[in-house]
RNA sequence: CUUCAUAUUGGCAAUGAGGUCUGCCUUAAACCGCUCUAACUGGAGCUGAUGACUUCUACUUUUAA
Numbered sequence: 001c002u003u004c005a006u007a008u009u010g011g012c013a014a015u016g017a018g019g020u021c022u023g024c025c026u027u028a029a030a031c032c033g034c035u036c037u038a039a040c041u042g043g044a045g046c047u048g049a050u051g052a053c054u055u056c057u058a059c060u061u062u063u064a065a
Base pairs, nucleotide, nucleotide: 010025011024012023013022016056017055018054019053020052021051033046034045035044036043037042
């Protein structure tokens, strides 16, 4: 990329993917981080690729080849 068949056997948890576990939501919802500033706008700043564990990848720092 193409063809055929079946099913809607799902989605989400602040930055990617796999596995395991936990929680939440399910016909619209769960979800959409934090601090300061009077304020959710605006402005300034901070942590983290996890909800948790683990692996890989990306990024950052140090050392060695």
Fluoride riboswitch aptamer (crcB RNA motif) from Flavobacteriales bacterium 32-35-8, 65 nucleotides, folded computationally. Its mean pLDDT, the model's own confidence on a scale to 100, is 77. Of the family's consensus pairs, 100% are formed in the model. Lineage of the source: Bacteria > Pseudomonadati > Bacteroidota > Flavobacteriia > Flavobacteriales.